[in-house]
Context: one part of a larger RNA
RNA sequence: CUGGGCGUAAAGCGUGCGCAGGCGGUUUUGUAAGACAGAUGUGAAAUCCCCGGGCUUAACCUGGGAACUGCGUUUGUGACUGCAAGACUGGAGUGCGGCAGAGGGGGGUGGAAUUCCACGUGUAGCAGUGAAAUGCGUAGAGAUGUGGAGGAACACCGAUGGCGAAGGCAGCCCCCUGGGUCGACACUGACGCUCAUGCACGAAAGCGUGGGGAGCAAACAGGAUUAGAUACCCUGGUAGUCCACGCCCUAAACGAUGCGAACUAGGUGUUGGGGAAGGAGACUUUCUUAGUACCGCAGCUAACGCGUGAAGUUCGCCGCCUGGGGAGUACGGUCGCAAGAUUAAAACUC
Numbered sequence: 001c002u003g004g005g006c007g008u009a010a011a012g013c014g015u016g017c018g019c020a021g022g023c024g025g026u027u028u029u030g031u032a033a034g035a036c037a038g039a040u041g042u043g044a045a046a047u048c049c050c051c052g053g054g055c056u057u058a059a060c061c062u063g064g065g066a067a068c069u070g071c072g073u074u075u076g077u078g079a080c081u082g083c084a085a086g087a088c089u090g091g092a093g094u095g096c097g098g099c100a101g102a103g104g105g106g107g108g109u110g111g112a113a114u115u116c117c118a119c120g121u122g123u124a125g126c127a128g129u130g131a132a133a134u135g136c137g138u139a140g141a142g143a144u145g146u147g148g149a150g151g152a153a154c155a156c157c158g159a160u161g162g163c164g165a166a167g168g169c170a171g172c173c174c175c176c177u178g179g180g181u182c183g184a185c186a187c188u189g190a191c192g193c194u195c196a197u198g199c200a201c202g203a204a205a206g207c208g209u210g211g212g213g214a215g216c217a218a219a220c221a222g223g224a225u226u227a228g229a230u231a232c233c234c235u236g237g238u239a240g241u242c243c244a245c246g247c248c249c250u251a252a253a254c255g256a257u258g259c260g261a262a263c264u265a266g267g268u269g270u271u272g273g274g275g276a277a278g279g280a281g282a283c284u285u286u287c288u289u290a291g292u293a294c295c296g297c298a299g300c301u302a303a304c305g306c307g308u309g310a311a312g313u314u315c316g317c318c319g320c321c322u323g324g325g326g327a328g329u330a331c332g333g334u335c336g337c338a339a340g341a342u343u344a345a346a347a348c349u350c
Base pairs, nucleotide, nucleotide: 004321005320006319007304008303012318014201015200016199017198021194022193023192025088026087027086028085029084030083031082033081034080035077036076037075038074039073040072041071042070049065050064051063052062053061054060091191092188093187094186095185096183097182098181099180103177104176105175106174107173108172109171110154115149116148117147118146119145120144121143125136126135162169163168206247207246208245209244210243211242215241216240220236221235222234223233258317259316260315261314262313263312266295267294268293269292270291271290272289273288274287275286276285277284278283299306300305323350324349325348332343333342334341335340
């Protein structure tokens, strides 16, 4: 090298972009590097294998043959791969015209609610619990009315819905901006797929500097409970949660299912686009396309289940697994301000 695998048993990198590499549509001509065929040289001897011979046999020795699956030279073939040149339009892309969307960034703005402040009315409780207590209140609370301040999140619509590569994204308006999809034509002419290293993005928590701070709330304090209660319950409450900039780079980062392509019964719902028929219209029926759910044939699967959005049938490329513990640890390297992340063993043991 060769094997078998990766939804749940070990195993799909969190996600994308992408250099090298691997792989690559239809067709014509040429070439002959790969490939295939013939010839030829070489492939020492011994060994191995086959047929004989010699020691009483065997091991052993020995004659002949085959083989040495290799390498070189040469001749030929032209299907396939490569290479060179030319052509094509189905893959891919561009233009044109529509459409939907919490896709991203920035700015502005709205109402409800909580809290706080001021003033008015008003009086003895309020809050909280299984029950209480801590707590707040006659220095006038809670309740109620008016005005104000400030921060954070956007009820209903709302969905089994939409968008995004993933993380994720939700009041409303404006500006900037990415992607998708549909339709009929025109254009480019394989420009493609995947991707080690690399680069970028990456919830929450956490870190640095400066702001902000309503509510909530690790830590912390008090009250309860309890044998104890460093908890669960209650009253408070600081980091944090929010903003700007810079780090961290992890997750049950999950569909526990890598990406791309082709093929293989159907049925039901729903979102976006387009067409056709019917109808005065509302709309109904139907076809098609891109998503998103449920059921299900064949097939697959250890079973559960999957089932045209495959875990079916195949191809291309990448990643990963190889008994449990030790251990995602030690050491070393790289990265980080730190926390730590990443790469990643062995002894020993069952």
Predicted 3D model of a 350-nucleotide part of an RNA (small-subunit ribosomal RNA, central domain) from a metagenome. The full RNA is in RNAcentral, with records from SILVA. Its mean pLDDT, the model's own confidence on a scale to 100, is 90. Its Rfam family is "Bacterial small subunit ribosomal RNA". Its family is annotated with structural constituent of ribosome and ribosome in the Gene Ontology.